The RNA shown here (transfer RNA) has 73 nucleotides and comes from an archaeon. Rfam family: tRNA. It was read from a public genome assembly.
[in-house]
RNA sequence: GCCUCGGUAGCUCAGCUGGUGGAGCGUCUGCCUUGUAAGCAGAAGGUCGAGGGUUCAAAUCCCUCCCGAGGCU
Repeated sequence: GCCUCGGUAGCUCAGCUGGUGGAGCGUCUGCCUUGUAAGCAGAAGGUCGAGGGUUCAAAUCCCUCCCGAGGCU
């Protein structure tokens, strides 16, 4: 330098056939308990790596760039 894959909640990852962004774990609150843990119920938390384009509408499609992993030279 070229090719492939990936970047989404604090962490691990779904969602990529365009139509209001999700799960598990974690955090917080309440219930329960003499108390803690466990259990149960609920809540908060994301400008979907950055910018631009297409579209009525983009995490999703297109272009450029940044970061990470692997391969080739």